[in-house]
Molecule: SAM riboswitch aptamer (S box leader)
Organism: Trichlorobacter ammonificans
RNA sequence: UGCUUAUCAAGAGUGGUGGAGGGACAAGGCCCUGCGAAGCCACAGCAACCGGCCCCGAGGGGGCGCCAGGUGCUAAUUCCUGCCGCAAGGCGAAGAUGAGCG
Repeated sequence: UGCUUAUCAAGAGUGGUGGAGGGACAAGGCCCUGCGAAGCCACAGCAACCGGCCCCGAGGGGGCGCCAGGUGCUAAUUCCUGCCGCAAGGCGAAGAUGAGCG
């Protein structure tokens, strides 16, 4: 970097450093930000994809984070935007994260 697949309405922030941007991309909106953005570091936390442990009616299902593991995440629905539908709701594209594969 590509392919496959699951999930994306919930949840969880302080300090240090740093100095002006940030919210994926394009455009528009809206929002955050010198009461300190991004990035980096430390600690804390959330979740439970993988791993681990336990249980069961067992090619599967369920539980445990007091489970010292591998990732991920910690403003706003993935901040909003397309299509179908009177609506409820459904579908799609792109993206993110995990797992598997090349």